[in-house]
RNA sequence: GAGCCGUUAGCUCAGUCGGCAGAGCACCGGACUUUUAAUCCGGGUGUCGAGGGUUCGAGCCCCUCACGGCUCA
Numbered sequence: 001g002a003g004c005c006g007u008u009a010g011c012u013c014a015g016u017c018g019g020c021a022g023a024g025c026a027c028c029g030g031a032c033u034u035u036u037a038a039u040c041c042g043g044g045u046g047u048c049g050a051g052g053g054u055u056c057g058a059g060c061c062c063c064u065c066a067c068g069g070c071u072c073a
Stems, first nucleotide, its partner, number of pairs: 001072007010025004019056001027043005049065005
């Protein structure tokens, strides 16, 4: 220098054909318990890496950039 893959909640990750952003764990509040743990009930806590474009509408499509990984030179 070139190509490919990835970037979504605190963590690990889904998200199909563009149409209400989700799961598990963790966390917060409550119940239960002498207390803790366990169990049960309730709560998503988010600038979907950044900027721009297309579209009535973008996590999803297009462009540029950043970061990480792999391969080639």

A computed fold for a 73-nucleotide RNA from a Synergistaceae bacterium, annotated as transfer RNA. Rfam family: tRNA. It was read from a public genome assembly. The coordinates come from a structure-prediction model, not an experiment, and the mean pLDDT is 80. NCBI's taxonomy places the organism under Bacteria, Thermotogati, Synergistia, Synergistales, Synergistaceae.